[in-house]
RNA sequence: AGAGUUUGAUCCUAGCUCAGGAUGAACGCUGGCGGCGUGGAUAAGGCAUGCAAGUCGAACGAAUCAAGUUUUGAUUAGGUUGUGAAGUUUUGAAUGUAGCAAUACAUUUAGUUCGGAUCAGUCUAAAAUUUUCUUGAUUAGUGGCGAACGAGUUAGUAACACCUUGGUACAUACCCCAAAGUCAAGCAUAGUCAGCCGAAAGGUUGAGUAAUUCUUGAUGGUCCCGCAAGGGUAAAAAAGCAAUUUGCUUUGGGAUUGGCCUAGGUCCGAUCAGUUAGUUGGCGAGGUAACGGCUCACCAAGACUAUGACCGGUAGGGGAGCUGAGAGGCUGUUCCUCAACGGGGACACUGCGACACGGGUCCCACACCUACGGGUGGCAGCAGUCGAGAAUAUUCCACAAUGGGCGAAAGCCUGAUGGAGCGACGCCGCAUGCAGGAAGAAGGUCUUCGGAUUGUAAACUGCUUUUCUUGAUGAAGAAGUUUUCUGACGGUAAUCAAGGAAUAAGGGGUUCCUAACUCUGUGCCAGCAGGAGCGGUAAUACAGAGACCCCGAGCGUUAUCCGGAUUUAUUGGGCGUAAAGGGCGCGUAGGAUGUUUGGCAAGUCUUCGGUUAAAUCUCAAGGCUCAACCUUGAAACCGCCGAGGAAACUGCCAGACUAGAGGAUGUCAGAGGUCAAUAGAACGCAUGGUGUAGGGGUGAAAUCCGUUGAUAUCAUGCGGAAUACCAAAGGCGAAGGCAUUUGACUGGGACAUUCCUGACUCUGAAGCGCGAAAGCGUGGGGAGCAAAAAGGAUUAGAUACCCUUGUAGUCCACGCCCUAAACGAUGCCUACUAGCUGUUUCGAGUGUCGACCCUCGGAGUGGCGAAGCUAACGCGUUAAGUAGGCCGCCUGGGAAGUACGGUCGCAAGACUAAAACUCAAAGGAAUAGACGGGGACUCGCACAAGCGGUGGAGCAUGAGGUUUAAUUCGACGACAAGCGAGGAACCUUACCAGGGCUUGAAAUCUUGGCGUUCUAUGCCGAUGAAAGUCGGCAAAUCCGCAAGGAGGCCAGGACAGGUGCUGCAUGGUUGUCGUCAGCUCGUGUUUUGAAAUGUUCCCUUAAGUGGGGUAACGAGCGCAACCCUCGUCCUGUGUUAUAAGUGUCACGGGAGACUGCCCUGUUUAACAGGGAGGAAGGUGAGGAUGACGUCAAAUCAGCAUGGCCCUUUGAUGCCCUGGGCCACACUCAUGCUACAAUGGGGUUGACAAUGCGCUGCCAAGGAGCAAUCCGGAGCCAAUCGCAUCAAACAGCCCCCCAGUUCAGAUUGAAGGCUGCAAUUCGCCUUCAUGAAGUCGGAAUCGCUAGUAAUCGCGCAUCAGCUAUGGCGCGGUGAAUACGUUCUCGAGUCCUGUACUCACCGCCCGUCAAACCAAGGGAGCCGGAAAUAGGUGAAGUCCCGUUAAGGGCCUAGCCUAAGGUCGGUGACAUGGGUUAAGUCGUAACAAGGCACCGGUAGCGGAAGCUGUCGGUG
Repeated sequence: AGAGUUUGAUCCUAGCUCAGGAUGAACGCUGGCGGCGUGGAUAAGGCAUGCAAGUCGAACGAAUCAAGUUUUGAUUAGGUUGUGAAGUUUUGAAUGUAGCAAUACAUUUAGUUCGGAUCAGUCUAAAAUUUUCUUGAUUAGUGGCGAACGAGUUAGUAACACCUUGGUACAUACCCCAAAGUCAAGCAUAGUCAGCCGAAAGGUUGAGUAAUUCUUGAUGGUCCCGCAAGGGUAAAAAAGCAAUUUGCUUUGGGAUUGGCCUAGGUCCGAUCAGUUAGUUGGCGAGGUAACGGCUCACCAAGACUAUGACCGGUAGGGGAGCUGAGAGGCUGUUCCUCAACGGGGACACUGCGACACGGGUCCCACACCUACGGGUGGCAGCAGUCGAGAAUAUUCCACAAUGGGCGAAAGCCUGAUGGAGCGACGCCGCAUGCAGGAAGAAGGUCUUCGGAUUGUAAACUGCUUUUCUUGAUGAAGAAGUUUUCUGACGGUAAUCAAGGAAUAAGGGGUUCCUAACUCUGUGCCAGCAGGAGCGGUAAUACAGAGACCCCGAGCGUUAUCCGGAUUUAUUGGGCGUAAAGGGCGCGUAGGAUGUUUGGCAAGUCUUCGGUUAAAUCUCAAGGCUCAACCUUGAAACCGCCGAGGAAACUGCCAGACUAGAGGAUGUCAGAGGUCAAUAGAACGCAUGGUGUAGGGGUGAAAUCCGUUGAUAUCAUGCGGAAUACCAAAGGCGAAGGCAUUUGACUGGGACAUUCCUGACUCUGAAGCGCGAAAGCGUGGGGAGCAAAAAGGAUUAGAUACCCUUGUAGUCCACGCCCUAAACGAUGCCUACUAGCUGUUUCGAGUGUCGACCCUCGGAGUGGCGAAGCUAACGCGUUAAGUAGGCCGCCUGGGAAGUACGGUCGCAAGACUAAAACUCAAAGGAAUAGACGGGGACUCGCACAAGCGGUGGAGCAUGAGGUUUAAUUCGACGACAAGCGAGGAACCUUACCAGGGCUUGAAAUCUUGGCGUUCUAUGCCGAUGAAAGUCGGCAAAUCCGCAAGGAGGCCAGGACAGGUGCUGCAUGGUUGUCGUCAGCUCGUGUUUUGAAAUGUUCCCUUAAGUGGGGUAACGAGCGCAACCCUCGUCCUGUGUUAUAAGUGUCACGGGAGACUGCCCUGUUUAACAGGGAGGAAGGUGAGGAUGACGUCAAAUCAGCAUGGCCCUUUGAUGCCCUGGGCCACACUCAUGCUACAAUGGGGUUGACAAUGCGCUGCCAAGGAGCAAUCCGGAGCCAAUCGCAUCAAACAGCCCCCCAGUUCAGAUUGAAGGCUGCAAUUCGCCUUCAUGAAGUCGGAAUCGCUAGUAAUCGCGCAUCAGCUAUGGCGCGGUGAAUACGUUCUCGAGUCCUGUACUCACCGCCCGUCAAACCAAGGGAGCCGGAAAUAGGUGAAGUCCCGUUAAGGGCCUAGCCUAAGGUCGGUGACAUGGGUUAAGUCGUAACAAGGCACCGGUAGCGGAAGCUGUCGGUG
């Protein structure tokens, strides 16, 4: 730095795509180590658990613990002295129950015996604990400070949120400096204790208590108020033995941090254009730290907005990051900074600071606990979990360092931070070894089979040890006040030693872009693909393999951004035809603006100062082994602000000028406009006259009009519309547009004079006005024309073109519509830059009686052209040139000027104006072709003029079709069809049926065996249709001097063989255009280029033949000539002929013809016409000779050949017999013979040439009617033969117009010949038979002179022949050509083109089918925001006994009516896409009716028609 992709090729325009860099990435394959970074981008979704903000006892009262001190001594064990319970013994009494009673039993009570509990005193020992005080520690609470920092996140926010700059109506705990003070008194309260409520959380009542808590008083300075006088206002103590220190209060200053204000900057949408009532301002008051509508009362009616208000969408901002040459574009992760937020919403309290992430109150949602009464919670702190997602880490260690809070300090706290862990997520570094090693091993791959490559690669030998493993040593990071002591990382980094190549390579790609190629498989399949594009049998593009290329612990893919993209263009684009000039004017805002003087200094320039945080970037240096990374310094930070200076330019102010502009005066041209009147021609109608059978219309017709009198013609009248000639490339107008004549009113312009004003100018969003035709409304009018409609034609159809009618409309008035190919497809204004030549108009000069002409100067309107511009075409003083100013518009094609929304309109519709989706193009200009139902010129037996045919008949041959076991195959318009085939009975033969063979019928090599080891086979038998099969017998003496060489059979192996496929894999050969005159090249020149020129043009020719001219000059392949034959002459040689001479002739050699000579024409030429001479005259006649190329033309079956296929047993090979290629209802092609008298038959008589012959031609002679046979002379041929009289022809005779004395098909019989063999299936002879056919429809073929026509002869192939075919030969021997209109073909030039597979092209629309996205849509659902009403928590504030309660405001909730955005939706609509659907043929050529634009009507569809316009 560019490249690919539109085309047959080119240039341009334009889009799409690629190569580069980047990422908080993800995915696929792979994965050794280390360093430094980095890691929840989605659900600001929900969260279990732990931790993330505490600290101070030197503020305070308590409580607890430890030590010391002091005081008391519960209790335990033992002794002792008392006391004497339960129980127990026993006596009495009372009561109750049972019983007749005695009595028994139960209970109670009073004594009593034993018993020894318990308690008390005291003695001894142990000793908890407690009291006072001291010291130390801990803790809940009061109090102080902190908790507003740090940490997180980016939801909201388009805003003074942020950035930059400036300001002040303010505040600022802790910190620093200075000054002054710190006196006295008092009321409470938590903790605590006691009680109560509650499940809990917690609450409540009472008692009592401290302070650096709170309150009051005093004092008062520099403090506050106030002009002053005067008035007002503060405090707290603690530690210490003390000194003193730390606090506290007030004031001032500083520092720091914040509040507020201000200018500039800060995304998209106008399909958001108007917004706003505390809104804007004022006065007063309140409130705040402070200004302020911040709040309130009153007053005024303002405020913002096209320099984009308001509304909607999106979004944290910056330092910076990525990219880029830069300008820019995109981004805002980590780091720094500011802001905002803390589940959603509202609110205040405390405080220096909050409306407070780990504080509070309330509402809402969610979650948890609950005893159902009520409570609790907020990871967007660090880890971690669920969820959603393509996707993002450990519930780690430590406060050692840095920093923060508290504290006097020790210290405590710190998920900040320092570290470790996980992830190739990124950047950087290192390793996977190094050296030697050719038998170039093996294996793989390819191969032309020779080899090449993998590849020194491996093996192997030697060496090294980064890394790895093991062991040993082992940091810095540590600063702190002396000592002491302090390391999470970490036994880490590093160092040393030992071991051993040991532990370590993949990913992507290889058609081009783009570095790197082969084989195999596949066969538009499977697949690839970023774009172009690959794949339909030879795929470097798919898949596999090998090789190679790139990068490398990574490599690819996907996503996104910048770049390339000058593809939004400030740098740095455009608008005639590619996308793009508004239809035209007036004009507002805005933008731009003449000459000159003075001033100002806003822009501008310059100097200085401030700021632009650090990090980042750049440079220099330094530290980790290097690097990444880190550190230091410098530079930079392109901006803003302030101060000084300059005054050229822009700007502003003041003054002046006249060249711009305007005015004045005079003259002039004009279809300029509006209104009114008017004229003649034409047309139609009406009336009347004359007049008679047609008229009209068309390519041709018909519908139609006409005997009720048309058409034609005359006269008169009426009607509407348009204005011939003049008339023009002419005139006027801003455009649309404007035409008889006259008048009225009116706009603009030009020229001349140089009198006036004095920059008054230009452009022009918005706005306003005008605006062809069609169309709409109302009312008129209506002759002609004429959408629609009707009919007639045409046609396959004809909703068209043509014809006959015909309504809206066309006309007028008024009102709308507002669009056109409204075009010069070219906005307006100004200036400059060669000309030549028309035309309109004005003026000047000259001239004239006047006019014309001529010269000059303006203003218009045309043509051609310098420079220049342009992709080219073209433009070119009327620019598309060179510049300036302003406006409009464009940014790939389609969807689409469509949808939705809005504005306008009566409607039709207009204006404004997208997206989804889809394609890789769409397009402009020019080039070469091809084509045209485009043009011009020329030629050809192309037509015409002629002669003879074909097409009708029969037959022959070929082809199609059909048939068949097979009818082998190929060839199919011209350019297949009497073609391959110049000889199908077998063979040929490729086809069919059957029978056989399998290294094979033929070839090469090889192994083994057999026979005399190498000459080679022969005979016989059986069987068979043959081929073959089976069996037997026999003999073997090659070549060579020699050495030696060469075989046969059997079995096996390599292989053979194939007329099997592909002529679209090929060679070679051929047809055709076409013996047409063309096709090209080199150099030069032109063009940006494809290309052109040459080769075009004029004349001429058969000819690109020649001449002239000419940016061409030459050349090549073709043409012509050279070659052959024929025609005349000369000459040489000579077999033969002949007796010879001689000469026909044969073979050689030469001459001759060249427009050479004359005349005429033309340009002096080429040449043409005529003439002479000559055998021949303008190429003398014929042949051979076929340019570049076209048709994927023909041939794989003539041959050759790549690839594919068949081939060990039922071959696609080979052999054989028979059959078939010869079939036969038909069709076609080429021929033969005829249809007769220009003939047929008979007879007689003439005249050729080319050829051929030894397996041959065959004479004489003879036989036969003949075919033919016998015969055998001659001849290897100028000698002999085929072969004779060639036939037509000529003479004579017959036939007499008929299906014949024409014609000969068909059939019968008898023969001949060839051949192993004539049945399928040969030819010939004789006799007999005697069909169709009487000159041929539409159509069509050949031929221009020794030609057509006609007549015979020969040859090849060949045993023979289906030959009437083919190739040659001679005999006889015409007619016609005016001419180029037409048909066909060809050539040259011009032209149009949307074709290039090239008109058998391209291509449009409906319909049918599938899929896709979008809009509409009765409705239904949801979101966000706002309005109105209701209700209204907490809380500030207010009222209120300061109690209850109430009020104001608000969040929230409810209701209502709308607007807005989105989702969904029956249904109908248009659009897009999709190898082979239907209908037509609209467009491209004059596309067969020129096309297109606007509009209106109509029609299956393209479309058609009317009207106006354009030329593209």
The RNA shown here (small-subunit ribosomal RNA) has 1512 nucleotides and comes from a sediment metagenome.
The sequence is in RNAcentral, with records from SILVA.
Its Rfam family is "Bacterial small subunit ribosomal RNA".
The coordinates come from a structure-prediction model, not an experiment, and the mean pLDDT is 82.